[in-house]
RNA sequence: UUCUUAUCAAGAGCAGGCGGAGGGACGAGCCCGAUGAAGCCCGGCAACCGACCUGGAGGAUAUCUGUCUUCCUUCAGGCACGGUGCUAAUUCUUGCAGCUAUAGGCUGAGAGAUAAGAA
Repeated sequence: UUCUUAUCAAGAGCAGGCGGAGGGACGAGCCCGAUGAAGCCCGGCAACCGACCUGGAGGAUAUCUGUCUUCCUUCAGGCACGGUGCUAAUUCUUGCAGCUAUAGGCUGAGAGAUAAGAA
């Protein structure tokens, strides 16, 4: 970088520190920003992956049988230790298509983001 799968209406600093003008992916719109943007640190949120803990089911080991122990698979819950991620506005809205009670609304796709896996 590409592909696959899942998720994207919740949550997280109304005086944290450094920093100084930009930012919200792209186009359009509409917003945020010196009552201080990006970025970095700290704090916080969530819980995708791993680890760990609890419980259920199945299997293996073991046994005369059963229980126990140990291990494996799977399901549910917990934790937040490790790997990410996130921390204005629904992924801020929209960009294509369909429907509709048509300056609007709804649904789906696309695009994008994140995680896990694969090439």

Description
SAM riboswitch aptamer (S box leader) from Falsibacillus pallidus, 119 nucleotides, folded computationally. Its Rfam family is "SAM riboswitch aptamer (S box leader)". Rfam's curators write: The SAM riboswitch is found upstream of a number of genes which code for proteins involved in methionine or cysteine biosynthesis in Gram-positive bacteria.